[in-house]
RNA sequence: GGCUGGAUAGCUCAGAUGGUUAGAGCGGCGGAUUCAUAUCCCGCAGGUCCCGUGUUCGACUCACGGUCCAGCCA
Numbered sequence: 001g002g003c004u005g006g007a008u009a010g011c012u013c014a015g016a017u018g019g020u021u022a023g024a025g026c027g028g029c030g031g032a033u034u035c036a037u038a039u040c041c042c043g044c045a046g047g048u049c050c051c052g053u054g055u056u057c058g059a060c061u062c063a064c065g066g067u068c069c070a071g072c073c074a
Stems, first nucleotide, its partner, number of pairs: 001073007010026004019057001028044004050066005
């Protein structure tokens, strides 16, 4: 330098054919239980969906450019 894949909650990751509200597990906080702690149970909070532009009535999703990460080739 070229190609491919990825970037979504604090962490690990889903997310359909573009559609009305963006989710799970773990973690955090509160409650319940217990003599107490842990486990288990209930509830709550937490998101510029990497950045910019475009297409569209509408974009996490499509197109283009950029940044970073991983792999392959040279």